[in-house]
Context: one part of a larger RNA
């Protein structure tokens, strides 16, 4: 000096991002007592208070109870082991799961809700296939997507994108049929001495050029948002002022409903008012033109639960004011 422990005057969170760490209380028994809230199960060992040894007598099978007495600072008399508690808000209903090796959570899952597909050789998944799972199941079943207990609810819009249904019309491929144009072989006729040219017929051929035929799709018509998504602006108006139930106008597929709201979302912002404190950028309640909440990418509540997160309090303490002392080990020297 470091590590691991122990003790500490007065104060008691003034420390710190934060009571981190430590301390303390209670102590698996017995008696009493126990609030708000609530899904009536809980909350709850809530909180809080008291008792605990030994001897004698009595009751009792006993556990134990009642009465009397005795000792100590102390009676679960040691050791081991063994909840701190209360108030309030956020998130997630809950038990559970997770980044083996920096994240255990508000993330994932979940029961419940909902949508879509699937009639059985099912849909779907694996496999080139045979085949297998699904399932020795059969729509109260199986698969896939979303939401996430429960309570009250889940508004408007189908213009765009997607999906489903439809079939009158438009557009539309290869193949097939056919024509034309070209290349080339053969035969024949004609011209020419010949090479060759030309005409007809016949065969092959072309990423050549047209015509006819030609499905789905797309265009088109409907439907569908617990499908992907979207849910306005400007001006004026009431007998103080302010504000605007109201009026006008433009655009739109339709203009954000209920509920909530400075929020895990609010830039301005330490918004404003109230509470708590001597003093509060945090916290709680209220307000609301919400830069840029909002209804299953769910909205708002919610008892219980949480090694979750924020705020306050009691108790307690070397966290601190501000350090001090002690024990053991290591470091150093020698062997």
């Nucleotide at each position: 000096u470091u590590u691991u422990c122990c003790u500490u005057a007065a104060g008691g969170a003034a420390c710190u991002c934060g009571g981190c760490a430590a301390a303390a209380a209670a102590g698996c028994g017995g008696c009493c007592g126990u609030a708000a809230g609530u899904u009536a199960g809980c909350g709850a060992u809530a909180a809080g208070g008291c008792c605990u040894g030994c001897c004698c007598a009595c009751a009792g099978c006993a556990a134990u109870g009642u009465g009397g007495g005795c000792c100590g600072c102390a009676g679960c008399g040691a050791a081991a082991g063994u909840a701190u508690c209360c108030c309030u808000a956020g998130c997630g209903a809950c038990u559970g799961u997770u980044u083996a090796c920096u994240a255990c959570a508000a993330a994932c899952a979940c029961a419940g809700c909902u949508c879509a597909c699937u009639g059985c050789u099912a849909a779907c998944u694996c496999g080139c296939a045979a085949g297998a799972g699904g399932a020795u199941g059969u729509a109260u079943a199986g698969u896939g997507g979303g939401u996430g207990a429960c309570a009250c609810c889940u508004g408007a819009c189908c213009g765009a994108u997607g999906c489903g249904a439809g079939a009158a019309g438009g557009u539309u491929a290869a193949c097939g049929u056919u024509g034309u144009c070209g290349g080339u072989g053969c035969a024949u006729g004609c011209a020419g001495c010949a090479a060759u040219g030309u005409a007809u017929g016949u065969g092959c051929u072309g990423a050549g050029c047209g015509a006819c035929u030609g499905a789905a799709g797309c265009c088109c018509u409907c439907g569908u948002c617990a499908a992907u998504g979207u849910c306005a602006g400007c001006g004026g108006u009431a007998a103080c002022u302010a504000u605007a139930a109201c009026c006008g106008u433009u655009c739109u597929a339709a203009g954000g409903u209920a509920g909530c709201g400075c929020a895990a979302u609010u830039c301005c912002u330490u918004u404003c008012c109230g509470g708590g404190u001597a003093a509060g950028u945090u916290c709680c309640g209220g307000a609301g033109c919400g830069c840029a909440c909002g209804a299953a990418u769910g909205g708002u509540g919610u008892a219980a639960c949480g090694a979750c997160u924020g705020g306050g309090g009691a108790a307690c303490u070397g966290u601190c004011u501000c350090a001090a002392g002690g024990a053991a080990a290591a470091g150093c020297u020698c062997g």
Large-subunit ribosomal RNA, domain IV from Candidatus Wolfebacteria bacterium RIFOXYD2_FULL_48_11, 335 nucleotides, folded computationally. Taxonomically the source falls in Candidatus Wolfeibacteriota (Bacteria, Bacteria candidate phyla). The coordinates come from a structure-prediction model, not an experiment, and the mean pLDDT is 83. RNAcentral holds the full RNA, with entries from ENA and SILVA. Its Rfam family is "Bacterial large subunit ribosomal RNA". Its family is annotated with structural constituent of ribosome and ribosome in the Gene Ontology.